RNA sequence: CGAACGCAAUCGCCCUUCGGGGCAAUGAUUGAGUGGCGAACGGGUGAGUAACACGUAGGAAACCUACCCAUAAGACGAGGAUAACUACUGGAAACGGUAGCUAAUACUGGAUAGUCUAUUUUAUCGCAUGAUGAAAUAGUUAAAGGAGCGUAUGCUUCACUUAUGGAUGGUCCUGCGGCGCAUUAGCUAGUUGGUAAGGUAACGGCUUACCAAGGCGACGAUGCGUAGCUGAGCUGAGAGGCUGAUCAGCCACACUGGGACUGAGACACGGCCCAGACUCCUACGGGAGGCAGCAGUAGGGAAUUUUCGGCAAUGGGGGAAACCCUGACCGAGCAAUGCCGCGUGAAUGAAGAAGGUCUUCGGAUCGUAAAAUUCUGUUGUUAGGGAAGAAUAGUAGAUAUAGGAAAUGAUAUCUAUGUGACGGUACCUAACCAGAAAGCUCCGGCUAACUACGUGCCAGCAGCCGCGGUAAUACGUAGGGAGCGAGCGUUAUCCGGAAUUAUUGGGCGUAAAGCGUGUGUAGGCGGUUUAUUAAGUCUGAUGUGAAAUCCCCCGGCUCAACCGGGGAGGGUCAUUGGAAACUGGUAAACUUGAGUACGGUAGAGGCAAGUGGAAUUCCAUGUGUAGCGGUAAAAUGCGUAGAUAUAUGGAGGAACACCAGUGGCGAAGGCGGCUUGCUGGGCCGGAACUGACGCUGAGACACGAAAGCGUGGGGAGCAAACAGGAUUAGAUACCCUGGUAGUCCACGCCGUAAACGAUGGGUACUAAGUGUUGGCAGAGAUGUCAGUGCUGUAGUUAACGCAUUAAGUACCCCGCCUGGGGAGUACGGUCGCAAGACUGAAACUCAAAGGAAUUGACGGGUCUCCGCACAAGCGGUGGAGCAUGUGGUUUAAUUCGAAGAUACGCGAAGAACCUUACCAGGUCUUGACAUCCCCUUGACCGCUCUAGAGAUAGAGCUUCUCUUCGGAGCAGGGGUGACAGGUGGUGCAUGGUUGUCGUCAGCUCGUGUCGUGAGAUGUUGGGUUAAGUCCCGCAACGAGCGCAACCCCUAUUACUAGUUGCCAGCAUUAAGUUGGGGACUCUAGUGAGACUGCCAGUGAUAAACUGGAGGAAGGUGGGGAUGACGUCAAAUCAUCAUGCCCCUUAUGACCUGGGCUACACACGUGCUACAAUGGCUAUUACAAAGGGAAGCGAAACCGCGAGGUGAAGCAAACCCCAUAAAGGUAGUCUCAGUUCGGAUUGUAGUCUGCAACUCGACUACAUGAAGUUGGAAUCGCUAGUAAUCGCGAAUCAGAAUGUCGCGGUGAAUACGUUCUCGGAGAUUGUACACACCGCCCGUCAUACCACGAGAGUUUGUAACACCCGAAACCGGUGGCCUAACCGCAAGGAGGGAGCCGUCUAAGGUGGAUG
Repeated sequence: CGAACGCAAUCGCCCUUCGGGGCAAUGAUUGAGUGGCGAACGGGUGAGUAACACGUAGGAAACCUACCCAUAAGACGAGGAUAACUACUGGAAACGGUAGCUAAUACUGGAUAGUCUAUUUUAUCGCAUGAUGAAAUAGUUAAAGGAGCGUAUGCUUCACUUAUGGAUGGUCCUGCGGCGCAUUAGCUAGUUGGUAAGGUAACGGCUUACCAAGGCGACGAUGCGUAGCUGAGCUGAGAGGCUGAUCAGCCACACUGGGACUGAGACACGGCCCAGACUCCUACGGGAGGCAGCAGUAGGGAAUUUUCGGCAAUGGGGGAAACCCUGACCGAGCAAUGCCGCGUGAAUGAAGAAGGUCUUCGGAUCGUAAAAUUCUGUUGUUAGGGAAGAAUAGUAGAUAUAGGAAAUGAUAUCUAUGUGACGGUACCUAACCAGAAAGCUCCGGCUAACUACGUGCCAGCAGCCGCGGUAAUACGUAGGGAGCGAGCGUUAUCCGGAAUUAUUGGGCGUAAAGCGUGUGUAGGCGGUUUAUUAAGUCUGAUGUGAAAUCCCCCGGCUCAACCGGGGAGGGUCAUUGGAAACUGGUAAACUUGAGUACGGUAGAGGCAAGUGGAAUUCCAUGUGUAGCGGUAAAAUGCGUAGAUAUAUGGAGGAACACCAGUGGCGAAGGCGGCUUGCUGGGCCGGAACUGACGCUGAGACACGAAAGCGUGGGGAGCAAACAGGAUUAGAUACCCUGGUAGUCCACGCCGUAAACGAUGGGUACUAAGUGUUGGCAGAGAUGUCAGUGCUGUAGUUAACGCAUUAAGUACCCCGCCUGGGGAGUACGGUCGCAAGACUGAAACUCAAAGGAAUUGACGGGUCUCCGCACAAGCGGUGGAGCAUGUGGUUUAAUUCGAAGAUACGCGAAGAACCUUACCAGGUCUUGACAUCCCCUUGACCGCUCUAGAGAUAGAGCUUCUCUUCGGAGCAGGGGUGACAGGUGGUGCAUGGUUGUCGUCAGCUCGUGUCGUGAGAUGUUGGGUUAAGUCCCGCAACGAGCGCAACCCCUAUUACUAGUUGCCAGCAUUAAGUUGGGGACUCUAGUGAGACUGCCAGUGAUAAACUGGAGGAAGGUGGGGAUGACGUCAAAUCAUCAUGCCCCUUAUGACCUGGGCUACACACGUGCUACAAUGGCUAUUACAAAGGGAAGCGAAACCGCGAGGUGAAGCAAACCCCAUAAAGGUAGUCUCAGUUCGGAUUGUAGUCUGCAACUCGACUACAUGAAGUUGGAAUCGCUAGUAAUCGCGAAUCAGAAUGUCGCGGUGAAUACGUUCUCGGAGAUUGUACACACCGCCCGUCAUACCACGAGAGUUUGUAACACCCGAAACCGGUGGCCUAACCGCAAGGAGGGAGCCGUCUAAGGUGGAUG
């Protein structure tokens, strides 16, 4: 789908007894059923698949194709059933069973026709099998159907049958293409082929039987892993790399596995059967199901939408059509998921408002930004209008065309009618309001954009480098700024940058990388000439490379995204025509590459046999006696049982001095006495022969040091292991004494080395010079060939370097590399007797590892030089007592700082109070100190009294200046707040100052030159100096800071000057006291002098050095001041200054008292000593430099003394401190814990001072400790120095053994640079650069991470063997059942179920299986 068929129900008409019945010519709707077509399309997904699955180009003479188109022919005549339906009946259900009725375009025979099949004959053609045509003989079709018209003869149309052809769709075959692992190397039994048969639409081992033994594979078979393929997409300059979402083509799949049925087409997503897992129903007997269709649900997940509208359009199926179906499709909804477009307003507007932020406090900035004024209305809201997408079909009418007798019908055109889900959507118009509409990331560099605060290696950031430890542009916040913008940022992934897998377009001496070396297979590459071919190559044409995409042009939505039209492009493609230079093939030839022959030549080339001398050891014998041997020194060891030494003789093994040489030979490893035999290779010469025979070489094969292994020999020396002796903290080592494997030989393994030139082989080309080995030519000079070294140009290299023996310029072939570690390890495989070798990963981890060169620093590296650095000397410290500083301890406090050298008699040139910063107690709060403001007073100061420890509080006395008389100044008191104040923190935020290396001789710059560069040169070198001082040389030439000099003191002298200094001569005195003098001393100004200037020698004739003369002084005369660039985050915030932080009735200020002075101890620096070179007593000489007015203080007197009284002089060459002491002379002591030593303690005093208790100095008397020269170790000093002796000053009321100065007396020693310490220069090594106080290795402990082992346990996948074996196809089949046909009626033909068999899914079992 009723225009294939039979029913049932309703609507319709008539009758009715209202129960129903009848009619049905034409109709409509509904229900299932028979029948037809479709359901194999469309839609989804990517599990499987490494395959003819896909892409591309071909083939099918080896094929099928429903519906569609064209052509030709036909459609005759019969029959039997069956569903639906009715009745009965089983079951919970799903679903049936029996009996009966019925139709067809359902089904079954028969006739006709041509195909087809089989056989026979024959013609033509082709591409091998073959294709086509003609003739003869045997088997297989159909619906007389439906509808319309009709003049019921018939016509038209739809459907049907056969044949041929087309179209469409499919099937099969083939070439080529696109993936990882070789730690997958062998795979294969229907496997490869043949013959025959079966099967299929068709070819074919597709299947079966028989025969043969093949087939695939290094051009990667087989296996494992992964994966749908393509057009295309992303990226890239391209070549490439990665991907396969949407859209389109193909394939595969539909819960998992197997199977067929139907059909034109399926082994079928919404069909069937079976097995399995799961879910659901059940009356437990049985049944049902498959969203990887559209929505939707659950789960999982970082994450992915509505259980929407419509068939209006496009497309599909059915139908004659109307029409029906269509989660295909068209639309809407959700999500900023992407792309595109638009808006969030525009103009004017400086008092640069308020506010925020910063601030140098002036201001700057947000910023014309806002406000305000004037506009606009995209969008929005409201109202009104309002599409295109629609072309049809059908129906009605008209016209035309062809056919027909005509009616119908068919086809084409025109007119009318008629259809919108989206949607009242797009769009248009009007009105209204700046109204409703801006965020995200970032601001250290890369990389556009900076400040403040908070935090303080915390919190945190981070793509890489890295940031954060108290001034963070890097964290967090804020202000400001930059970028993008309805988005922004993060995460993940891919490509790029990355020439970092290098075809384009890399490398291999030292960074990763040349096989240890050769012979040679496959492969790759290959000399000259001619001819030919056309595979490569080049070129033309044809076909194809779907559409979409990309690119160009044109056009449509207001633009764009998007869409439409046209063009171009895209290939290891196929076919075909042509060219012939080059490569390849074929043929012929050539000699230069290569080889052969001939003549010479050098050699540790190899193998075997023989032989020689020296030496070691051992044995025998002689001589001979006490040691030998060994080492840095020893000991073990050997030796009186006679060693070592020496002499003679013998044995045995191994190695071959001199020659000997970057000399020779060999492929490399390697080869060394001499002789003989066998044997390989090279070189030279001339040019007789062959005629490209060549080069390289994956696999393969051979050789391959030493050590090691096996068997058998040999064994002198040496010598792993081992033993002993030493060394040492130890010494499983270095040294010594022994000593076994081994070293040697034969045979067999091993197959590795820094097997190195860290440099693969071959060929050609590209300056020279010089040495050497072997040939040849030449009389020689020289030349040439083959090796082997050095220097060096061009070139090259990151540099170092290489450089005709390339690491240069090119070509050919092989091997190898791709960050460090893990690791040349694990697993697997191969080899090996073993040791082990070859092949050779990953997890994990790091941001580096590495090369070459540079500058420093360092070295138990080298060379040169210097310094009280050592040495040579003198005197100390370390032992004692005391002083002083520090540590430690103690304490209420013992304030703080300084810490190797470079802290420790340091800050401190002076703590009883003060100082004072600390502690206890008592007090103050705009403050003890400064400025500003307000009020008040005339003072303040000073004096007296009271309380108190005092600060303080109270009372009393006294009481301003100037004036133009307006006032001004000054001071005190009170008040308010700004502020004061801090010896609180940070010296690692700083300035300034200082120490140290070091008074060492260095440190740099400009220009030039060299180097890619860091850098170098200069500055190194030869001499010399105290010196980077000077000279010479030199790709350097100059310059600066340092050195030196200039400055001061001192040593000599001249001139000037002559008081307070001096006194030779003249006077004078007690006295240079006074007159006088300037000669002398001295004072203090100006000069001179010393410059290697002179001489000799040495040296480069230079610089300079050595010696000498003269000279007061001689080679910087002596001393001081003077401290380069820098180092030590050196010291100091407590001298001062200062950023930031902190305290503000206290971390500020005042007062009293205490502390800084403590004391089991340790250290530094000093003083005094231990005595006779001395102590004590007496006496007697000689300084310098200083200080003095709140000062020095004389004389005189008193006191034993410290000191007191006293007062002259002196602001100082005048007076005072102030007698210098050691020394000299004389005496005494006589080696003792003393006449040494003076601590400690007692008593009594002096002085200073408000005040000597804690806590001063000094004096007198008394007391009289340790100590008799100091361990290890360590310090200073080179000449007026050390040592020793006293004097002074600063600080200071007082209080030095300290510090800083002064003079007196006054030595010893230095051969020298090996060593110690420090420094300078050159050179060398470096894995160091915080620079050796560096860097760095391994075990162990704890925690964590990754990967393993582990008694075992569990699971997936694949193969094999066996067992079992559903459904289904196929084959067989006694019996059973059976409508059409035949049949003389019995039966037969055919069919069906059932049963059996082959095959087989799932399942089961097994094992050294992958």